[in-house]
RNA sequence: GCCGACUUAGCUCAACCUGGCAGAGCAACUGAUUUGUAAUCAGUAGGUUGUAGGUUCGAUUCCUAUAGUCGGCA
Numbered sequence: 001g002c003c004g005a006c007u008u009a010g011c012u013c014a015a016c017c018u019g020g021c022a023g024a025g026c027a028a029c030u031g032a033u034u035u036g037u038a039a040u041c042a043g044u045a046g047g048u049u050g051u052a053g054g055u056u057c058g059a060u061u062c063c064u065a066u067a068g069u070c071g072g073c074a
Stems, first nucleotide, its partner, number of pairs: 001073007010026004020057001028044005050066005
């Protein structure tokens, strides 16, 4: 230099292919239970979907550029 994969909640990851209310587990918080703690159960909160544009009625999803990480080729 060229090619490819990945980036989404505090952490690990879905959803993307086929555009239509952004989810799960763990963690956190509250309550119940318990003599108390843990465990268990119920609930709550937490996201400019890496960044910037474009297309569209509508973008995590499609297109372009770009940053970071990893891999391959040279």
The RNA shown here (transfer RNA) has 74 nucleotides and comes from an Erysipelotrichaceae bacterium. Its Rfam family is "tRNA". Rfam describes the family as follows. Transfer RNA (tRNA) molecules are approximately 80 nucleotides in length. The family's RNA type in Rfam is transfer RNA.